A computed fold for an 89-nucleotide RNA from a marine sediment metagenome, annotated as Glycine riboswitch aptamer.
Its Rfam family is "Glycine riboswitch aptamer". Rfam links the family to the GO term glycine biosynthetic process.

[in-house]
RNA sequence: CCUCUGGAGAGAGUCUUUUGUGAGGCCACCGAAGGGGAAAGCCUCUAGCCUCUGGGCUAAGGGUAAUCUCUCAGGUAAAAGGACAGGGG
Numbered sequence: 001c002c003u004c005u006g007g008a009g010a011g012a013g014u015c016u017u018u019u020g021u022g023a024g025g026c027c028a029c030c031g032a033a034g035g036g037g038a039a040a041g042c043c044u045c046u047a048g049c050c051u052c053u054g055g056g057c058u059a060a061g062g063g064u065a066a067u068c069u070c071u072c073a074g075g076u077a078a079a080a081g082g083a084c085a086g087g088g089g
Base pairs, nucleotide, nucleotide: 001089002088003087004086005085006084011027013026014025015024016023017022028076029075030074034072035070036069037068041064042063043062044061046059047058048057049056050055
């Protein structure tokens, strides 16, 4: 990466249009495509201090996630999608 299986949450809201549950607007919601944010910890660097040759401490900067958080995107009957988990290649 491919394939199979399992896979949650939240209005089948309302109005307009339409052959159509398709599309658009409005209000209310969800977090598990994707995306953004963020550090008690860890790593690194600079300055100073202590120790004495092992290293330790303080401060500033930089980097580093998530099932956390935001709700941009996406989603709120079914279908589709779906983080993640298991099997196979």

Description
The RNAcentral record of the sequence draws on MGnify.